[in-house]
RNA sequence: CCUCGAAAGGGCAAACCUGUCGAAAGACAGGGGCGCAAAGCCACCGGUCUAAGGUCGACGACGGCUAGGACAGCGGGGCUGCCAUCG
Numbered sequence: 001c002c003u004c005g006a007a008a009g010g011g012c013a014a015a016c017c018u019g020u021c022g023a024a025a026g027a028c029a030g031g032g033g034c035g036c037a038a039a040g041c042c043a044c045c046g047g048u049c050u051a052a053g054g055u056c057g058a059c060g061a062c063g064g065c066u067a068g069g070a071c072a073g074c075g076g077g078g079c080u081g082c083c084a085u086c087g
Stems, first nucleotide, its partner, number of pairs: 002087001005083001011036002016031006034073001040079003044076003047071003053066005
């Protein structure tokens, strides 16, 4: 340094509940732990979610399409990183 991830010290925090923001997806804070060896950070690529706004259709109720919005705990990729040692 790479790889592996048993031990030790720890770390993060799913669903759900409460509050706030948001049109929503979702985010933040508190509680809570399903799990995670990068479940630390980044929206570059693919994917998934939402559709305010835009657009098309409809007499209408509504419906379809659409990301510049969101997800890093979907996959790939980039950067950084604790401990030790099976190799």